[in-house]
RNA sequence: GCCACCGUAGCUCAGUGGGCAGAGCAGACGAUUCGUAAUCGUCAGGUCACCCGUUCAAAUCGGGUCGGUGGCU
Repeated sequence: GCCACCGUAGCUCAGUGGGCAGAGCAGACGAUUCGUAAUCGUCAGGUCACCCGUUCAAAUCGGGUCGGUGGCU
């Protein structure tokens, strides 16, 4: 230098046939217990890496930038 994949909640990741952004763990509160842990319930937590474009509508499609991983030269 070239190619492929990846970037979504604090962490690990779903969701990519365009139509309300989700799960588990972690966190807060409550229930349970003599108390703790465990368990159960509720709640909170998001610039879907960034910019531009297409569209009535974009995490999702197109172009570009940045970062990560792997491969080739």
Transfer RNA from candidate division Zixibacteria bacterium SM23_73_2, 73 nucleotides, folded computationally.
The RNAcentral record of the sequence draws on ENA and MGnify.
Its Rfam family is "tRNA". By type it is a transfer RNA.
The prediction has a mean pLDDT of 84.
The same sequence occurs in records of 2 taxa.